[in-house]
RNA sequence: CCGGGUGUAGCGCAGUUUGGCAGCGCAUCUGUUUUGGGAACAGAGGGUCGCAGGUUCAAAUCCUGCCACUCGGA
Numbered sequence: 001c002c003g004g005g006u007g008u009a010g011c012g013c014a015g016u017u018u019g020g021c022a023g024c025g026c027a028u029c030u031g032u033u034u035u036g037g038g039a040a041c042a043g044a045g046g047g048u049c050g051c052a053g054g055u056u057c058a059a060a061u062c063c064u065g066c067c068a069c070u071c072g073g074a
Base pairs, nucleotide, nucleotide: 001073002072003071004070005069006068007067010026011025012024013023020057028044029043030042031041032040050066051065052064053063054062
C1' cells in the first nucleotide's frame, strides 16, 4: 500500500438476512428467605449501537468518509 473481519450495557454476546418499541446471560442494586454468608426466588437500574455525514415517515440495520483492533497478501 491492497483486500477481508470485528466494534451494541461493567464483562461476554444476539439482533443486520427482510429498516419498524434496543435485547439475552453473567455482574450490580433492592426485597423475601438465612444467625450471617452463599444459593434460590421476586423486582429494579444501567446504552450518544466506534465517530461524522447522507437516504428515509422511520436507521444498530442501507449509502459515503474516518478511527481503533484483528487476519491475509504484496